Small-subunit ribosomal RNA from an uncultured bacterium, 1492 nucleotides, folded computationally.
The prediction has a mean pLDDT of 84.
The sequence is in RNAcentral, with records from ENA and SILVA.

[in-house]
């Protein structure tokens, strides 16, 4: 750094998607060691059990336990606080710290910088001063009592560094008074005079001026509080909040300001720069990610806040409203004698729950804090260390060198051989870890004790010495044996590195995206290989990244999502020129903070590294301060070019009101008139003899303004059109003076807005939804007709939307030009020129292109508005606006991987041009109508083998099914097989003949029986065994070959070169001609190629050669070219020639080329064939052949006999034959061509009505045979009839082939004599030797022909023409199609599932107002009730305490609301589902253009 995925290809817009990193994980498979971190992210869920906050006898009265030690006693034991010391207890100081967790909090919590002149502050540090005289209790203790406990009560005794009085006492605090200095407004410091007023404790040693405490003051360090700026998620479908609320006085409180409380008084605070509400959240340093800029985040570790079962509250205290403190209240657990108590793991461990998931009820205080001590100590689940799990990050290893018979063995395989592979085996070493023996650190030194120095000191420092490890016999190190104990995992169609083979058969599965799987799957499963990572790997989830897919960096809006319809205009944004100041914002220095860790460099430390240490830089930020001023901003004086005023012309469907006119149109009312009008594609309803239409006069309504009319004008848009007048907007041109930036844009805000619509009155001619009728249709609630009511018109008032479009917001400035046009000026009144508009062509630039291009989509600024993938959806809910229909604002669940824009090339089109063809037309014959043949289909069977199915199957494979053929059935046999060839073993034959059985095949059984060589052994045969033969089985959609079909249509291509980002274009379009991309002209194209055309075969002419089986003019001859001759003619069968728009005229453009001519046998490719371009139809064929996969091997082979392929209610398709006089029968008679023949063509004669038969003569053929050619002509007959037509059918006799004609043959003679009278819709063929019509012949073949495939005889009609049907060819045009219109896709309705939305309600959470109620607590008041210290001689009294009470107030309680979640009978759409239903909306003029 990119890739995949929309299309037939293309480019672009856009989404999905993937590759990287990362992680407090999970899961799955596997797992050798070590170090270093980290380890309930969920239930702040409830909690068993241990342990986390205790110390101090140098403060105190004391001794409950333990040790000592004295006493008394023989001993047991008792007594003595007397020593070490000490539990409980008074009192000190800690218990607000260390540790947890993240519930609440959107807020001065929190970061960052300030401020306190508004503040306190135990220990601790420095200072200065002091440390005095007295009092009265009290707990422990003893006794006495209630209680189950917990624990309480009386009564009696006792000390303190516990409480209390007095003294003194200040620089301390009040209060008065003047100085001095200073500062940021209240003010502040400092000296000073004055009144009042405020304190203390001891212990400890022999002492003491000593230690230690203790008390005042002042400073300091440290922590702590208030307060302020910025800056700190979403939502506006949350717009208005607020009564202590805002602020002032004054009192009360607090360490301190403050509405912090409260009494009066005012009425203000605060919000679009988003108040309030709602919902989410501890926040920071940092961590991931990214190039950055950002995004995401907030675990370990550090700083701050919050909390402690839930809620309130206060007390002590320096300091808490207090995690292991207290009182109340709830909810839960536990005890309990039921009376009443106890308790709080969000501290270590642990437990149950919950979850995809998170460890040991471990060892130490050795070490690092801390607390308490005067200190030895002592406490500390803080800490340090161990356990456990690959959870991360980082090292090491699982062996190294050699080894080719390239071993087996596995896997492919063309059978050679490849690969697994130097990989093993082998052979020679090494010893990391693990394992086993043995050593063995550092983390430890200080305090503390001795002992020495300093010293005034036993303080304090210095030195030396002793002691002190949980981890741990760890870390290291030495030796020992031995390759031995140590590799998985995911990949492997593309992205993305890595391929074969077997299984399977849209099944099983995979799959991040596109997608794989329907019988050859590199995508499923397994194997063998290959690749990637490694003690790990792979998958799920999150995160940022690619994604410039929210664009600050760094994006759009003409068609792709997106310009508000259109305008005023608050507020905001931005704004011409000169000079001065100011110095806010910018720029440079400077101070100050921007914790530590982290990241980054250097360096070091652990064998490396992860890890750790130190030391830089860095922290892009915020404050202060001091400078600079071009720019932006202020401010101040000026200008005139931006805008505006003035004068003086213009033009205009602008606007509103008033009146007027004409033409048409329908009414009505009279004339004339008389059978129809009127509409359509046709027609019908409708109107009309009760007189229409027509036509002529007069009348009346309304509505619209023809021609002038123009890519003309005006308006801001919507919009405006007959004409005159009144009243108004706006704008242009020309000019002179003024003003002096007075301006652009413009969120909300306001106004105007086509058409439909609504409301109330009016008016109503034409128009015309809704409706009715008539047609059309399968159906027509449509399109077409005939009617017609809302409306359309006016007037008031609402509606606010439209493809309100130039799909293009305004403004302002530049940036070639060509040509029209409209309103002004100027001109020589013509050409130019110049302002203001409105079009069209282009140039540069832009744009994905199309296409913009001074009327911008160019190139810049300034403001606004609007978009981020399709669908669901402009649609639910909320709000807000409307009479009402409805606007306007506007999601989300779900769903797909696309949806979209331009352009290319096809292909199409009920789009267009232009041309071609028996395409139509003009014609001839036919065909569907009959019987009959044949093919198919369908039906039937045991079997009716297979195949071919629109043109391009259907008399087609089949050039011929009685057996075979034969693939099919049936029924009885055969298995190395009928045929082939290899190997190996036996054997010596095989063949032949023969009996028996059988339908045959066969199957038993006799008979006969091998060759070459001396052998070895070959050779043939046969039997057995292996391998393998065979298969008309299946796959034509695996495949070659081959064929058909568009189509003998004129077409399809390349190279170079040019054009386009490209896909492509051009060539090859164009003008003209042609059968034809044929051929000229032109042209950014210039060559070529395969096709066309020609060269080939025939066929027409002549020429020359040749001369037999052929010909025959002359000459004999003859029944006959029969012979003789002869080769001129005809033939034949070789070679040439001929035809070339070659020539003449005329058109054409001087060209190709078309038209007439002329010659010629033939004239404009002369007829005919043969010949088939790139390519399309997965067309046909695996049943001609060949061939891959796959089935079948005693059968899916092979062989025998029989039967089917021939069936028959029926449908279609081709033919061939009738229906008849242009014909049938009968008689005579004439004239072909091209075939064919020895398993064969067969003369001639005889037989037979006849098929035929019998004969055998020629003929391997220009000779003999088939072989008579028919229709034609000459006569005859029949007379329009189901017939002398017609000939199906059935009857009977035969005749030929065949082993064999029953199923199932051709053909002959008798005889029977059926349908048919020329054939709906509909369709076939043919332009000349054609059609038609007549016979001839050939292959197949034993025999079968109405079919095929050829031959000749006779021989015609028409073509104006190219509107129309068909089909191609070419330009061109729309396309939402590309499997290409037999495309495509809409929409109801049924069926399944999925989210949602309304709902009568029902149930939860939060929460606001009202009011009740009021526990503990403070604070006030206080009749009662108790009361040591002080005051008094007393009595009192002061003070206190307790109960009572008033206030604030938590839990709860009622009542009404607001907001959410969840659920709910039914109900509403939605979306998604291979092959359901109806129709055909839309894409093409999509068949009525489509759209809004």
């Nucleotide at each position: 750094a990119g890739a995949g995925u929309u299309u037939g290809a293309u480019c672009c817009u856009g989404g999905c998607u993937c590759a990287g990193g990362a992680u407090g994980a999970a899961c799955g498979c596997u797992a050798g060691c070590g170090g270093c971190a980290g380890g309930c992210u969920u239930a702040a869920u409830a909690c068993a059990u241990g342990c986390a906050a205790g110390u101090c006898g140098a403060g105190g009265g004391g001794c409950a336990g333990c040790g000592g030690a004295g006493u008394a006693g023989c001993a047991a034991u008792a007594c003595u606080g007397c020593c070490g010391g000490c539990g409980a207890c008074c009192g000190g100081c800690g218990c607000a710290c260390g540790g947890g967790u993240g519930c609440g909090u959107a807020a001065c919590a929190c970061g960052u910088a300030a401020g306190u002149a508004a503040u306190c502050u135990a220990c601790c540090u420095u200072u200065g001063g002091g440390u005095u005289c007295g009092g009265a209790a009290u707990a422990a203790c003893u006794u006495c009592g209630g209680g189950a406990a917990a624990u309480c009560g009386g009564a009696g005794c006792u000390a303190a560094u516990a409480c209390c009085g007095g003294a003194u006492a200040a620089u301390g605090c009040a209060g008065c008074g003047g100085c001095a200095c200073c500062g940021c407004a209240u003010g502040g410091u400092g000296a000073u005079g004055u009144u009042g007023u405020u304190a203390a404790a001891g212990u400890u040693u022999g002492u003491g001026u000593a230690a230690u405490g203790c008390c005042u003051a002042a400073a300091g360090a440290u922590g702590a509080a208030c307060u302020u700026g910025c800056g700190u998620c979403u939502g506006a479908u949350u717009a208005g909040c607020u009564a202590g609320u805002u602020g002032g006085u004054g009192a009360g409180g607090u360490a301190a300001u403050g509405g912090c409380u409260c009494a009066c008084c005012a009425a203000g605070g605060c919000u679009g720069c988003g108040a309030u509400c709602a919902g989410u959240a501890g926040c920071u340093g940092g961590u991931c990610u990214g190039a950055g800029a950002g995004g995401a985040u907030g675990a370990u570790c550090a700083g701050c806040c919050a909390c402690a079962c839930u809620g309130g509250a206060a007390c002590u205290g320096a300091g808490a409203c207090a995690c292991g403190g207290u009182c109340c209240a709830g909810a839960c657990u536990c005890c309990u004698a039921c009376g009443g108590g106890a308790g709080g793991c969000a501290g270590c461990a642990g437990u149950g729950a919950g979850g995809a998931a998170u460890a040991u009820u471990g060892g130490g205080c050795a070490a690092u804090g801390c607390c308490c001590g005067a200190a030895a100590g002592g406490g500390u689940g803080a800490c340090c260390c161990a356990g456990c799990a690959a959870c991360g990050c980082c090292g090491c290893g699982u062996g190294g060198a050699g080894g080719a018979u390239g071993a087996a063995g596995g896997u492919c395989g063309u059978a050679a051989g490849a690969u697994u592979g130097u990989a093993a085996a082998c052979u020679c070493c090494u010893g990391u870890u693990a394992g086993a023996g043995g050593g063995g650190a550092a983390g430890a030194a200080u305090a503390a004790c001795u002992a020495a120095g300093u010293u005034u000191g036993g303080a304090g420092c210095u030195u030396a010495g002793u002691a002190u490890g949980a981890c741990c016999g760890u870390a290291c190190c030495c030796u020992c044996a031995g390759a031995g104990a140590a590799a998985g995992c995911c990949c492997c169609g593309g992205c993305u590195a890595a391929c074969u083979a077997c299984g399977u058969g849209c099944c099983a599965g995979c799959a991040g995206c596109c997608g794989c799987g329907g019988u050859a799957a590199u995508a499923c499963g397994u194997a063998g290989g290959g690749g990637g990572c490694a003690a790990g790997c792979g998958u799920u989830g999150u995160c940022c990244g690619g994604a410039u897919u929210u664009a600050c960096u760094g994006g759009g809006u003409g068609u792709a999502a997106a310009g508000g319809g259109c305008g005023c205009g608050c507020a905001g944004g931005c704004g011409g020129a000169a000079u001065g100041g100011a110095a806010a914002g910018u720029c440079a220095g400077u101070g100050g903070u921007g914790a530590a860790a982290u990241c980054c460099u250097a360096c070091a430390g652990c064998u490396u590294a992860a890890c750790u240490g130190u030391a830089g830089a860095a922290c892009u930020g915020c404050c202060u301060u001091u400078g600079a001023u071009a720019c932006u901003u202020u401010c101040a004086u000026u200008c005139u070019u931006g805008a505006g005023u003035u004068c003086g012309g213009g033009a205009g469907a602008g606007a509103g009101a008033g009146a007027c006119g004409g033409a048409a149109u329908u009414c009505c009312a009279g004339g004339u008139g008389u059978a129809g009008u009127g509409g359509u594609g046709a027609a019908a309803u409708a109107c009309g003899u009760a007189g229409a239409u027509a036509u002529c006069u007069g009348g009346a309504a309304g509505a619209a303004c023809a021609c002038c009319a123009g890519u003309u004008g005006c308006g801001a848009a919507g919009g405006c059109g007959g004409u005159c007048u009144c009243u108004u907007g706006g704008u242009c041109c020309g000019a002179u003076a003024c003003u002096g930036a007075c301006g652009c844009u413009g969120a909300g805000g306001c106004g105007c807005g086509a058409a439909a619509g609504c409301g109330u009155g009016g008016g109503g001619a034409g128009c015309a939804a809704a409706c009715a009728g008539g047609a059309u249709u399968a159906g027509a609630u449509a399109c077409c007709c005939u009617g017609g009511u809302a409306g359309u018109c006016c007037a008031c008032g609402c509606u606010g939307u439209a493809a309100a479009c130039g799909a293009u917001g305004a403004a302002u400035a530049c940036u070639a030009g060509g040509u029209g046009u409209u309103g002004g000026g100027u001109u020589u009144u013509u050409a130019a020129c110049u302002c203001a508009g409105u079009g069209c062509c282009g140039c540069a630039g832009c744009u994905a292109a199309c296409g913009c291009a001074u009327u911008a989509a160019g190139u810049a600024u300034u403001c606004c508005a609007c978009c981020u993938g399709g669908g669901a959806a402009g649609u639910a809910c909320g709000a807000u606006c409307g009479c009402a229909a409805g606007g306007u604002u506007g999601a989300a669940a779900c769903u797909c991987a696309a949806a979209g824009g331009a352009a290319u090339u096809g292909a199409c089109g009920g789009g267009g041009g232009c041309c071609c063809g028996c395409a139509c037309a003009a014609g001839c014959a036919g065909u569907g109508g009959a019987g009959c043949a044949u093919g198919u289909g369908g039906u039937u069977c045991a079997a009716u083998u297979c195949g071919a199915u629109g043109c391009a199957a259907c008399g087609c494979g089949a050039a011929g099914a009685a057996c075979c053929u034969u693939a099919c059935c049936u029924a009885g046999g055969c298995u190395u097989g009928a045929a082939a060839g290899g190997c190996a073993a036996g054997u010596g034959a095989c063949a032949g003949g023969g009996u028996a059985u059988g339908a045959a095949a066969g199957u038993a059984c006799c008979c006969c029986u091998c060759c070459a060589g001396c052998a070895a052994u070959g050779g043939c045969a046969c039997u057995u065994g292996u391998a393998c033969a065979g298969g008309u089985g299946c796959u034509g959609c695996a495949u070659g070959g081959c064929u058909g079909u568009c189509g003998u249509c004129a077409g399809c291509u390349c190279g170079u070169g040019u054009c386009g980002u490209g896909a492509g274009a051009u060539g090859u379009u164009g003008g003209g001609u042609u059968a034809a991309g044929u051929c000229c002209c032109g042209c950014a194209a210039c060559g070529a190629g395969c096709g066309c055309a020609a060269c080939c075969c025939u066929u027409g002419u002549c020429a020359u050669u040749a001369a037999u089986u052929g010909c025959c003019a002359u000459c004999a001859u003859u029944u006959g070219g029969u012979u003789g001759g002869g080769c001129a003619c005809u033939u034949u069968a070789a070679u040439g020639a001929g035809a070339c728009u070659g020539c003449c005229g005329g058109u054409g453009a001087c060209a190709a080329a078309c038209c007439g001519g002329a010659g010629g046998a033939a004239g404009g490719u002369g007829g005919g064939g043969a010949u088939g371009a790139c390519g399309u139809c997965a067309a046909g064929u695996c049943c001609u052949c060949a061939u891959g996969g796959c089935c079948c091997u005693u059968a899916u082979g092979g062989g025998u006999a029989g039967g089917g392929c021939u069936u028959c209610a029926c449908a279609c398709g081709u033919c061939a034959u009738a229906c008849a006089a242009u014909g049938g029968u009968c008689g005579g008679u004439a004239c072909a061509g091209a075939g064919g023949g020895u398993u064969g063509c067969c003369a001639a004669g005889c037989c037979g009505c006849g098929a035929g038969g019998u004969g055998g003569a020629g003929c391997c053929a220009a000779u003999c045979c088939c072989a008579g050619a028919a229709a034609g002509c000459c006569g005859a007959u029949c007379g329009u009839a189901g017939u002398c037509c017609g000939g199906a059918u059935c009857g009977g006799a035969g005749u030929c082939u065949g082993c064999a004609a029953c199923u199932c043959g051709a053909c002959u003679c008798c005889g029977u004599g059926a349908a048919g009278u020329c054939g709906g819709a509909a369709u076939c063929g043919c332009u000349a030797g054609u059609a038609a019509u007549c016979g001839c012949g050939g292959a197949u073949c034993a025999g079968c022909a109405u079919g095929c495939c050829g031959c000749g005889g006779u021989g015609a009609a028409u073509a104006c023409g190219u509107u129309c049907c068909c089909g191609g060819g070419u330009c061109u045009u729309g396309u939402a199609c590309a499997c290409a219109c037999c495309g495509c896709c809409c929409g109801u309705c049924a069926c399944a599932c999925c989210a949602u939305g309304g709902g009568a309600g029902c149930g939860g959470g939060u929460u606001c107002u009202a009011c009740c109620a009021g526990a503990a607590g403070c604070a006030g008041u206080u009749a009662g009730c108790c009361u040591a210290a002080c005051c008094g001689c007393g009595a009192g009294g002061g003070g206190g305490g307790c109960g009572a009470u008033u206030g604030c107030c938590a839990c709860g309680g009622u009542a009404g609301g607001a907001u959410u979640c969840g659920u709910g009978a039914c109900u509403g759409g939605g979306g998604u589902g291979a092959a359901g239903u109806c129709g055909u909306a839309a894409c093409a003029a999509g068949g009525u253009a489509a759209c809004c």